[in-house]
């Protein structure tokens, strides 16, 4: 490479080198010498993963009685504390990524509904995560 589950109509740009193509594929439509894609540099958003707060639930500990086959098991009760899960939150510090034109730019070829050209859904994509 491929699988799984999650999300994608919402955010977020400037500067340098650089010199022609980009927007995944095909159709459109678009950006682009008033500088594309690439690379650096600073700056931003986001809240996937860690981290952090905070509430929950379940275990663990810790006091205590009581049963005991002494190996425990059971009831009460406490607020610390440690782990699991799971909600919610942020001024999310130090990270792991991602992303900062246009809904994933729109659609397609399939499948539903209808109000008859839309609207949904899958399909592709993409981005994290997790497992091999």
């Nucleotide at each position: 490479a491929g699988c799984u589950c999650a999300u994608c109509c919402a955010g977020a740009g400037g500067g340098g080198c650089a010199g022609a193509g980009g927007g995944a594929c095909c159709g459109g439509c678009c950006c682009u010498g008033c500088g594309a894609a690439g690379c650096c540099c600073c700056g931003g958003c986001a809240a996937c993963c860690a981290g952090c707060g905070u509430c929950g639930a379940c275990u663990g500990u810790c006091g205590u009685g009581a049963u005991c086959a002494c190996g425990a098991u059971c009831g009460c009760g406490a607020g610390g504390c440690a782990g699991u899960c799971g909600g919610c939150g942020a001024a999310a510090a130090c990270g792991g990524u991602g992303c900062c034109a246009a809904u994933u730019c729109c659609g397609a070829c399939c499948c539903c509904g209808c109000c008859a050209g839309c609207g949904g859904g899958a399909c592709a994509g993409a981005u994290g995560a997790g497992g091999g």
Molecule: SAM riboswitch aptamer (S box leader)
Organism: Actinopolyspora biskrensis